A computed fold for a 349-nucleotide part of an RNA from Erythroxylum longipes, annotated as small-subunit ribosomal RNA, central domain. NCBI's taxonomy places the organism under Eukaryota, Streptophyta, rosids, Erythroxylaceae, Erythroxylum. Its mean pLDDT, the model's own confidence on a scale to 100, is 87. Its Rfam family is "Bacterial small subunit ribosomal RNA".
[in-house]
Context: one part of a larger RNA
Formats: sequence, C1' cells, structure tokens
RNA sequence: UUGGAUGUAAAGCGUCUAUAGGUGGCUUUUUAAGUCCACUGUCAAAUCCCAGGGCUCAACCCUAGAUAAGCGGUGGAAACAGCUAAACUGGAGUAUGGUAGGGGUGGAGGGAAUUUCCAGUGGAGCAGUGAAAUGCAUAGAGAUCGGAAAGAACACCAUGGCGAAAGCACUCUGCUAGACCGACACUAACACUGAGAGAUGAAAGCUAGGGGAGAGAAUGGGAUUAGAUACCCCAGUAGUCCUAGCUGUAAACGAUGGAUACUGGGCGCUGUGCGUAUCAACCCAUGCAGUGCUGUAGCUAACGCAUUAAGUAUCUCGCCUGAGGAGUACGCUCGCAAGAAUGAAACUC
Repeated sequence: UUGGAUGUAAAGCGUCUAUAGGUGGCUUUUUAAGUCCACUGUCAAAUCCCAGGGCUCAACCCUAGAUAAGCGGUGGAAACAGCUAAACUGGAGUAUGGUAGGGGUGGAGGGAAUUUCCAGUGGAGCAGUGAAAUGCAUAGAGAUCGGAAAGAACACCAUGGCGAAAGCACUCUGCUAGACCGACACUAACACUGAGAGAUGAAAGCUAGGGGAGAGAAUGGGAUUAGAUACCCCAGUAGUCCUAGCUGUAAACGAUGGAUACUGGGCGCUGUGCGUAUCAACCCAUGCAGUGCUGUAGCUAACGCAUUAAGUAUCUCGCCUGAGGAGUACGCUCGCAAGAAUGAAACUC
C1' cells in the first nucleotide's frame, strides 16, 4: 500500500466558511474519449505449462503446441457513466405572511446581599474549630439603627430555550444574524463533501492602561502531625472585572465528522399548522421542525445503540496499525514569553 477499523480496546481535526479535487436529481438528443464486441499486429530466443520422443531411469536434452494480461490498428454497439444541445421540478435557493428564543453587539436603568467609611445607642467580648490558637476589641470591637461609597454577581422558572462550537440569563432599548411553520409565485441542479487556506475558539497565562467589594494561587502566621513545604483556621499578593492586543489549548465529550435515502411501535416536552368541537378556552385526531425517555427487528466482544442509529446503503474528508522510549529529540513554522503546531530513531519487552 491493499485490507480492516475509528462510542468505551489504537483511531472523528474544538467548531465553522470555503479554493483545488472527488462525487452528483429527472426526460430527450449529439458524440464515441471511458466501456463492451469482432477481426488483427506485437510482446526475441531460452525459461514456466502441456503432449510426444531421446539418453538403461531421472536430472538433462530434442520436437510440436498452448495460455492470459498489457500496448497498438481496423470495423461496429450505445444500456451505463463522460461530452454537446434542449426541457423539467421533487434537491438547493429567492421573494412573501407569520412565530418563538439567556443568538450577537452597543447604551441606559434596578433591587437584595457583601465590605468599608461617617454618626447615634450600648458596654465586654467577638471571631474561629474536632478541640484550640494566631487574629479583632475599653484608643469602645461584635450587636443594633441612620446615612454615604465601591466593586462584582443576578435566586426560582427547567428532564426548558437559542447558538457552528466555545458559549449565552436582573429589566428596558438601538442596531443586527440565523432558524422554524404556512400558503402559493419565481430561478432551474445553482448541490454534497472539502486537502491546503481563512475565521472563530472556555479557563489559565502574557503586554499596556484603568479598576479592585467578595472570594483567593503564591506568601506569612496559628494548629494537626514522627514530619506536614497539605487537608482545618487567621490574614493575604498576582489574577479574577473593564478597554485594546497576544496566546490557540481542555475529559474543547454525545469520548460518536458531514450530507442524503430507507427501516415496527409506545410515552412526554418546545415551536408552528390543519381537521373536529365550541360563545370561548379546553378535549380528541393529525402534519412539519426540534428536544427527551422507553423499547422491536437489526447491529455489537460485551456494555449498550436502536427514525436524534452504534441498523441498511451511497458520497466525501480526517485519523489508526503492539507496549514503552515519546507527544520526547532534532529540524522547520508561529509566539513578547510561557509554549503551540509538525514529529522520529536507537534501545528494551
């Protein structure tokens, strides 16, 4: 490489957009490059195969024959796939009427709690723990009441909603993106996937400038302990927050790439239709899109999956190939750095 795999054994890029490439709906037509058929040329001899024969047999030798693939030539076929031309509407999209939503981004406003400060009342403890101590407090703490300031986060609703993923929630509002449903109009295959490439990407970390209530790596102290660089307690810096950049990784998980078609049911929830019913709301039956539970066939090593497939098929991309060495070394690219990406071998078993 072929093959076989890829939920949990090695293996799905974190996610999306899209170039090249690969693949591609239905009807008719052209052509004959692919494809198929017939005839034919060539593929030296020896060797291999096979038949007959010769050395006493065999190895060996001689004679005759044959195979297939490949590469051409000539003449045909036209179903398939390619090309040409024309048409179609089911895939895809546009327009139109609605709907739901923590989708994104900017601005404004809110209350509760916490901490601090100021003032009053009051007068001995408070805080903390398994028990304590460090700590705070007669220079008046803790408690209570009034006022002020600051920063950060927004209970419940929910087995729920939205987003490509990361993720998204107090309330109002400007701008803006996508989805779903309905009815009919329009375009006419415009589609799917996607190497490279680009965009985005939690937390932590980095650069510059702000901000800093709470909690809190590091650090200091008190305990525990044989020790205690920990778990527990008292403090507490960076960071956590904002703005502008960088980094580009996670058990970035459904450990399950994307698209299309098909294949029994039952019970919910969300959005939106239709029928029935009605004064109206319910109730009942049902379509589409999403989101869950259960379970038949089938699949699976088993666990389990099961119309949201891990079933049955097709297209396409990524990736895997014993364990360690090792996601290491070296080289190269990116980065301010931390590091990231790519990524071996010797050797051992």